Predicted 3D model of a 352-nucleotide part of an RNA (large-subunit ribosomal RNA, domain IV) from Raineyella sp. W15-4. The full RNA is in RNAcentral, with records from ENA. The source organism's lineage runs through Bacteria, Bacillati, Actinomycetota, Propionibacteriales and Raineyella.

[in-house]
Context: one part of a larger RNA
């Protein structure tokens, strides 16, 4: 010195990126117990009081054993007293610093974002807002389903049948989901245009009988070549489809302070961003302004809106419970600290 553990005077988070680690709270019984809420919850909310050991009124449970009514006379059935032995316990005494006397044993509250929950993951640096989830919505299947594996019989799906089974997106719930089919996709539709092999074979070439005016001509055959025509899906092209892939504008003017502009022109688009929402997990400028907490607040909450660059199931606002999740603020505690110090056990290290 450093590990593990213990206590600490006064301050109590002034440490730190952060209360990280430590402290503290914990157990029964009784009082109480807010906002909010999807009425279940929230809750063990929060806060308070009691606890040990001794006698022990008084209550409640059980009830041996006496006393006595009735009549059906029985192992019958009410009344009344009560020892005991159980439980609860006013009250009063006793003892310590302390009574849940050690072990063991929730911190709590306020307010925000994310994510609806419980689950589930990067065995071995990440638990988590990522995955999944119930629910929602689309597509696609009529059964020898579709999908899926397999060359293939087969085999899952399913010994199921469209209140079922694949896919894909979304993510409980409340309230909602605007506008655009011009691209790309996908559905359908088939008139015209294109458009493969195959189908067809004409023209032309090579040989060659044969004919020749010796220059050439050139049947059939065999072979090469190969046009029109004839022909399907697809594309082209017409529709529809966005909880399909996606997208959702600029310019200039105008109100009787100023300032904005309900308003008006005009250019370009498929359409031009609707309702919430908004320096947000999104805001460059930016520590935006105001406002709230502080003695001071690049964070935090509430507001505005100038949205660089929100935005409607790549869902949009919102929510009660819930989270080893993330900021922020309080109380309670604390050697986190102001500042350290001892103390015990282990260790380096020195000396033997």
């Nucleotide at each position: 010195u450093c590990g593990u553990g213990g206590u600490u005077a006064a301050g109590g988070a002034a440490c730190u990126c952060g209360g990280c680690a430590a402290a503290a709270u914990a157990c029964c019984c009784c009082c109480g117990u807010a906002a909010c809420u999807u009425c279940g919850g929230g809750a063990u909310a929060a806060g308070g009081g009691g606890g040990g050991c001794c006698g022990g009124a008084g209550g409640c449970g059980u009830g041996a054993c006496c006393c006595u009514g009735c009549c059906u006379g029985g192992c019958g059935u009410g009344g009344g007293g009560g020892a005991g032995c159980g439980u609860u316990g006013a009250u009063g005494g006793c003892c310590g610093c302390a009574g849940a006397g050690a072990c063991c044993a929730g911190g709590c509250c306020c307010a925000a974002g994310c994510g609806a929950c419980u689950g589930u993951u990067u065995a071995u640096c990440a638990a988590a807002a990522a995955c999944a989830c119930a629910g929602g919505u689309c597509c696609g299947u009529g059964c020898g389903a579709a999908g899926u594996c397999g060359u293939a019989a087969g085999a899952c799906g399913a010994g199921g049948u469209a209140u079922a089974c694949g896919g894909a997106c979304u993510g409980a719930c409340u309230c909602c989901u605007g506008c655009c089919c011009g691209g790309u996709g996908c559905u359908g539709g088939a008139a015209g245009g294109u458009u493969a092999a195959g189908g067809g074979g004409a023209c032309g070439u090579g040989u060659c009988a044969a004919c020749u005016u010796c220059g050439g001509u050139g049947a059939a055959g065999c072979a090469c070549u190969g046009a029109a025509c004839u022909u399907a899906a697809g594309c082209c092209c017409c529709a529809g489809u966005a909880a399909a892939c996606g997208g959702c504008g600029g310019u200039g003017g105008u109100a009787a302070c100023u300032a904005u502009a309900a308003c008006c022109a005009u250019c370009c688009u498929a359409a031009g961003g609707u309702a919430g929402c908004g320096a947000a997990a999104u805001u460059c400028c930016u520590u935006g302004u105001c406002g709230g907490g502080u003695a001071a607040g690049u964070u935090c909450c509430g507001a505005c809106c100038u949205g660089c660059a929100c935005g409607a199931a790549u869902g949009g606002a919102g929510u009660a419970a819930c989270g080893a999740c993330u900021c922020g603020g309080g109380c309670a505690c604390u050697g986190u600290c102001u500042c350290a110090a001892c103390c015990a056990c282990g260790a380096a290290c020195u000396c033997g």